[in-house]
Context: one part of a larger RNA
RNA sequence: UGAACGCUGGCGGCGUGCUUAACACAUGCCCGUCGAACGGGGAUGCCAUUUUUGAAGCGAUUAGCUUGCUAAGAGUGGAAACGUUGGCAUCUUAGUGGCGGACGGGUGAGUAACGCGUGGGGAACCUGCCCUGUACAGGGGGAUAACACUUAGAAAUAGGUGCUAAUACCGCAUAAGCGCACAGUAUCGCAUGAUACAGUGUGAAAAACUCCGGUGGUACAGGAUGGACCCGCGUCUGAUUAGCUGGUUGGCGGGGUAACGGCCCACCAAGGCGACGAUCAGUAGCCGGCCUGAGAGGGUGAACGGCCACAUUGGGACUGAGACACGGCCCAAACUCCUACGGGAGGCAGCAGUGGGGAAUAUUGGACAAUGGGGGGAACCCUGAUCCAGCGACGCCGCGUGAGUGAAGAAGUAUUUCGGUAUGUAAAGCUCUAUCAGCAGGGAAGAAAAUGACGGUACCUGACUAAGAAGCCCCGGCUAACUACGUGCCAGCAGCCGCGGUAAUACGUAGGGGGCAAGCGUUAUCC
Numbered sequence: 001u002g003a004a005c006g007c008u009g010g011c012g013g014c015g016u017g018c019u020u021a022a023c024a025c026a027u028g029c030c031c032g033u034c035g036a037a038c039g040g041g042g043a044u045g046c047c048a049u050u051u052u053u054g055a056a057g058c059g060a061u062u063a064g065c066u067u068g069c070u071a072a073g074a075g076u077g078g079a080a081a082c083g084u085u086g087g088c089a090u091c092u093u094a095g096u097g098g099c100g101g102a103c104g105g106g107u108g109a110g111u112a113a114c115g116c117g118u119g120g121g122g123a124a125c126c127u128g129c130c131c132u133g134u135a136c137a138g139g140g141g142g143a144u145a146a147c148a149c150u151u152a153g154a155a156a157u158a159g160g161u162g163c164u165a166a167u168a169c170c171g172c173a174u175a176a177g178c179g180c181a182c183a184g185u186a187u188c189g190c191a192u193g194a195u196a197c198a199g200u201g202u203g204a205a206a207a208a209c210u211c212c213g214g215u216g217g218u219a220c221a222g223g224a225u226g227g228a229c230c231c232g233c234g235u236c237u238g239a240u241u242a243g244c245u246g247g248u249u250g251g252c253g254g255g256g257u258a259a260c261g262g263c264c265c266a267c268c269a270a271g272g273c274g275a276c277g278a279u280c281a282g283u284a285g286c287c288g289g290c291c292u293g294a295g296a297g298g299g300u301g302a303a304c305g306g307c308c309a310c311a312u313u314g315g316g317a318c319u320g321a322g323a324c325a326c327g328g329c330c331c332a333a334a335c336u337c338c339u340a341c342g343g344g345a346g347g348c349a350g351c352a353g354u355g356g357g358g359a360a361u362a363u364u365g366g367a368c369a370a371u372g373g374g375g376g377g378a379a380c381c382c383u384g385a386u387c388c389a390g391c392g393a394c395g396c397c398g399c400g401u402g403a404g405u406g407a408a409g410a411a412g413u414a415u416u417u418c419g420g421u422a423u424g425u426a427a428a429g430c431u432c433u434a435u436c437a438g439c440a441g442g443g444a445a446g447a448a449a450a451u452g453a454c455g456g457u458a459c460c461u462g463a464c465u466a467a468g469a470a471g472c473c474c475c476g477g478c479u480a481a482c483u484a485c486g487u488g489c490c491a492g493c494a495g496c497c498g499c500g501g502u503a504a505u506a507c508g509u510a511g512g513g514g515g516c517a518a519g520c521g522u523u524a525u526c527c
Base pairs, nucleotide, nucleotide: 001524003523004522005521006520007519010399011398012397013396014395015394016392017391018357023355024354025353027352028351029350032099033098034097037096038095040093041092042091043090044089045088046087047086048085050083052081053080057076058075061072062071063070064069065068106310107309108308115235116234117233118232119231120230121229125227126226130223131222132221133220134219135218136217138172140170141169147162148161149160150159151158152157178203179202180201181200182199184197185196186195187194188193208215209214236282237281238280243273244272245271248270249269250268251267253265254264255263285307286306287305288304289300290299291298292297312333313332314331315330316329335346336345337344338343363389365388366387367386371385372383373382374381375380402432403431404430405429412423413422414421415420436468439462440461441460442459446454471516472515473514474513475512476497477496478495482511483510484509485508486507492499493498
């Protein structure tokens, strides 16, 4: 140090975690939103309408007899219910339409380059949403999805006929200091020219919705933001790579672009680069930074931030303010899948996850509560961005594994010259304490009125037991730390010098000692 391996492993905080196969990917999620642009569809409620069924009540009439009761009942009555049609309100939504899918997120394959860094340039440029200002929004038209019917097809999907709406589409009107063409004056500039003023001709706009508060639309000018382009300088190795180059170098004229330009094309000239290293080959994303060092320098470019490039491989354009577009389209290729064999579908270098590769790198978790982003007037919806949680001693930091007292120097163990010595105040015993962990009670901030995933988390309090919590490497010299036994150039050790062939402080084990400590050693690599 983004580490890995061996032995060991108590807690917390903050970070960090495919460096290898830009290998292949099952499954889920990662970009939607707007009904206050539009016509439909659906649901619920209310009102009206109408068809059918037709309750209670009233009841001509009839029957029975117990003569005032019971039963049947034409008719009248119009409750209520299922439905039809229409309207209103609320909700919902496939489609048309708008904005957003060019941000955010990932990766480093390619690239030795104006790619990046730094400093400049424009009289050669664009810029949706946002802000400021000026002016405007008149009047028409034809379609088309949805829908209905239908055809082909296994499907994906494609087609036909008919109907309909718009902030969808298309003319017309109007329009300035807007565009184009022509010609002019003044001032300025290194040049192409720029700026200001006035002229003629010609051309181009718009859309409504509304809860009546607003929200939108069009043109022009300015700002802000973002981007494109050009230039100076800097930017690895190899000469066992010395010559390279044909749109090549320049011109004229065109095309194209937002814009300059061989960017592209026709014609003309023959140039351009190179020992100050061209070309070729190898390697590599660049930087702020990071590591190291007194510095100069050397190494590096994980995480975080800026820029670039890429999205299975190669090519292409469409839409759009912006892409030649990771979760858009088309073509080709490889691969995978479905198939009725005719034809179709797919792209994790998004977040998880799987296989594979590898010494090696995590959960198919929670929430939009916060920050931010998209849509919307808003409510709100979406957001694997993000915030959190989970796993890993991977790193850094902090804490704990007890404190005091305690000599009969207990037992055990090792050693011994058998007297002892060492382990050693170490243990036991006695007296305390409670950090962490565990148990119980309370319980935030983070959120502006409401809304908290984290989380009953952090934190506080109480009771409780020394209990639940120590290993690893080394001891010949370098280098802090020594004895015994076993082994006998064997087994083995080793970073260097070197140990081991019978008393090994160097091998193995034990006792003792030294070092570091939730780590300790080894390996790799940089200074």